[in-house]
Context: one part of a larger RNA
RNA sequence: UUGGGCGUAAAGCGUCUGUAGGUGGUUUACCAAGUCUGUUGUUAAAAAUCAGGGCUCAACCCUGAUCCGGCAACAGAAACUAGUAGACUUGAGUACGGUAGGGGCAGAGGGAAUUCUCGGUGUAGUGGUGAAAUACGUAGAUAUCGAGAAGAACACCAAUAGCGAAAGCACUCUGCUGGGCCGAAACUGACAUUGAGAGACGAAAGCUAGGGGAGCAAAAGGGAUUAGAUACCCCUGUAGUCCUAGCCGUAAACGAUGGAUACUAAGUGCUGUGCGACUCAAAACGUCCAGUGCUGUAGCUAACGCGUGAAGUAUCCCGCCUGGGGAGUAUGCUCGCAAGAGUGAAACUC
Numbered sequence: 001u002u003g004g005g006c007g008u009a010a011a012g013c014g015u016c017u018g019u020a021g022g023u024g025g026u027u028u029a030c031c032a033a034g035u036c037u038g039u040u041g042u043u044a045a046a047a048a049u050c051a052g053g054g055c056u057c058a059a060c061c062c063u064g065a066u067c068c069g070g071c072a073a074c075a076g077a078a079a080c081u082a083g084u085a086g087a088c089u090u091g092a093g094u095a096c097g098g099u100a101g102g103g104g105c106a107g108a109g110g111g112a113a114u115u116c117u118c119g120g121u122g123u124a125g126u127g128g129u130g131a132a133a134u135a136c137g138u139a140g141a142u143a144u145c146g147a148g149a150a151g152a153a154c155a156c157c158a159a160u161a162g163c164g165a166a167a168g169c170a171c172u173c174u175g176c177u178g179g180g181c182c183g184a185a186a187c188u189g190a191c192a193u194u195g196a197g198a199g200a201c202g203a204a205a206g207c208u209a210g211g212g213g214a215g216c217a218a219a220a221g222g223g224a225u226u227a228g229a230u231a232c233c234c235c236u237g238u239a240g241u242c243c244u245a246g247c248c249g250u251a252a253a254c255g256a257u258g259g260a261u262a263c264u265a266a267g268u269g270c271u272g273u274g275c276g277a278c279u280c281a282a283a284a285c286g287u288c289c290a291g292u293g294c295u296g297u298a299g300c301u302a303a304c305g306c307g308u309g310a311a312g313u314a315u316c317c318c319g320c321c322u323g324g325g326g327a328g329u330a331u332g333c334u335c336g337c338a339a340g341a342g343u344g345a346a347a348c349u350c
Stems, first nucleotide, its partner, number of pairs: 004321003007304002012318001014201004021194003025088006033081002035077009049065006091191001092188003096183004103177007110154001114150008125136002162169002206247006215241002220236004258317006266295007274287003299306002323350003332343004
């Protein structure tokens, strides 16, 4: 266990697609299931309530009476909901004309840097730190010049900017491909919305198999620091980080804010089309939509703050919460190669 809530106090599934179900635009006619009205029957008595009465009062007892409500039948009403038949175009979609973009997948190419190898010059240090040492170096290092190889990441542009459902996405070019926005109004004619189950995607780490391995770097080794130092600092360094195929399915997966629709002051930036006037043209200017920021009115909020992308005003649908600990534990079940994930208590205690 509700007339309550979910940005930060407990609480929005990581995100989307969608089944059942719920909810649903304008209009005409019919119907009468829901709905509404009336009548009848029934709803035992006792109890309860009200009005009287009887025991000296009261408890107690007796008499009478009623509303509301439920169920059934019958007769009606037709606004709303449902249903049937038809119509509509504003919601939604298709087609058409444009358009912006690090949206996705594949292929090709590029330069800087790093490391390594080879060769030249060259000589005693280099590196590192708070200071050092481990380490590298006369078997010629560091430095510098030339050549080559490899792997990974793409400086500047770059933004409070853009795209994507989210995770996420940036060197350049090409091919294939998804979605958005704007314009106009040709077509369909409510086809919508939400969405239990279900399905798909899902950073990093991790796992399996095969490649790859420059730099970085869990583990590990060494040097320092320290009372100690299983650390912080330094020198090394393996998994891993990269690619292909599969698994895992979790994050402070955050806007800590579910989705859809409508309405509600202004001001000021940025992004993308369109329109207007102007102009040789462009830019600037005004303006409609779509997005992305800031300030802020009303309102809301415990406050902080939110404030036309609401945390305002409303409707619909889903998810979730119910004192702290025990505990996201135990157990069972499902999934997984495993790691573990999902679901998820109680005793006890304050």